[in-house]
RNA sequence: GCCUCGUUAACUCAGCGGCCAGAGUGCCCGCCUGUCUAGCGGGAAGUCAGGGGUUCAAAUCCCCUACGGGGCG
Numbered sequence: 001g002c003c004u005c006g007u008u009a010a011c012u013c014a015g016c017g018g019c020c021a022g023a024g025u026g027c028c029c030g031c032c033u034g035u036c037u038a039g040c041g042g043g044a045a046g047u048c049a050g051g052g053g054u055u056c057a058a059a060u061c062c063c064c065u066a067c068g069g070g071g072c073g
Base pairs, nucleotide, nucleotide: 001072002071003070004069005068006067007066010025011024012023013022018056027043028042029041030040031039049065050064051063052062053061
């Protein structure tokens, strides 16, 4: 330098054009218990890496950039 995959909540990930963007773990509050763990209920938390484009509509498709993994030279 070229090819390829990835970037979504604090962390690990789902979501593959349309209905308020979700789950698990963690965090906060409560219940339960003599207490803690466990269990149960509720809650907060996201410019969907950044910019541009396509579309009536984009996390999702296209282009550029940044960062990371793998491959080739």
Transfer RNA from Azoarcus sp., 73 nucleotides, folded computationally. Its mean pLDDT, the model's own confidence on a scale to 100, is 81. Rfam family: tRNA. From the family's description: Transfer RNA (tRNA) molecules are approximately 80 nucleotides in length. The family's RNA type in Rfam is transfer RNA. The sequence was found in a public genome assembly.